[in-house]
RNA sequence: GGGCUGUUAGUACAGUGGUAGUACACAUCAUUCGCAUUGAUGAAACGCCAGUCCGAUUCUGGCACAGUCCA
Numbered sequence: 001g002g003g004c005u006g007u008u009a010g011u012a013c014a015g016u017g018g019u020a021g022u023a024c025a026c027a028u029c030a031u032u033c034g035c036a037u038u039g040a041u042g043a044a045a046c047g048c049c050a051g052u053c054c055g056a057u058u059c060u061g062g063c064a065c066a067g068u069c070c071a
Stems, first nucleotide, its partner, number of pairs: 001070007010024004018054001026042005047063005
């Protein structure tokens, strides 16, 4: 320098055009003498910039970062 893959919540992952979800973690409440457990509720995320589209996490291009392969 080039090819390919990936980037979603604090962490690990789903999600192939219309409402973004699961588990753990976190907060509050209940339970307990107290802690833990358990139950209920809640907060929290689509890497950035453009394009297509009525509508983009999703499709296209570029950039950034990570991984891998080639040179």
Annotation
The RNA shown here (transfer RNA) has 71 nucleotides and comes from a bacterium. Rfam family: tRNA.